[in-house]
RNA sequence: ACGAUCCCCGCGGAAGAGACCGGGCGAAAGCCCGGCGCCGAAGGCGCAACCGCCCCGGAAACGCUCAGGCAAAAGGACCGCGCGGGAGCU
Numbered sequence: 001a002c003g004a005u006c007c008c009c010g011c012g013g014a015a016g017a018g019a020c021c022g023g024g025c026g027a028a029a030g031c032c033c034g035g036c037g038c039c040g041a042a043g044g045c046g047c048a049a050c051c052g053c054c055c056c057g058g059a060a061a062c063g064c065u066c067a068g069g070c071a072a073a074a075g076g077a078c079c080g081c082g083c084g085g086g087a088g089c090u
Stems, first nucleotide, its partner, number of pairs: 001090001003089001005087004009082005018036001020035006037070003043066001044064003050058003
């Protein structure tokens, strides 16, 4: 210097499932405790196709629901944009 890749940041899009019941605090929003019913797309864990340097390891949008969530808000895997910032290959 460079442009595919990766990470952080910003913006936009983004589903699912009780505005559940009882008690307490509170002006309210909301929070805490207990109870039953649910969701999977923060995170976490598990199996596996597959991959590798093949001892072992990596590995999903599959599975489990510990956590999280079940009006809105917030969050949100993933996608797009930002000639942004950084790491690294060449």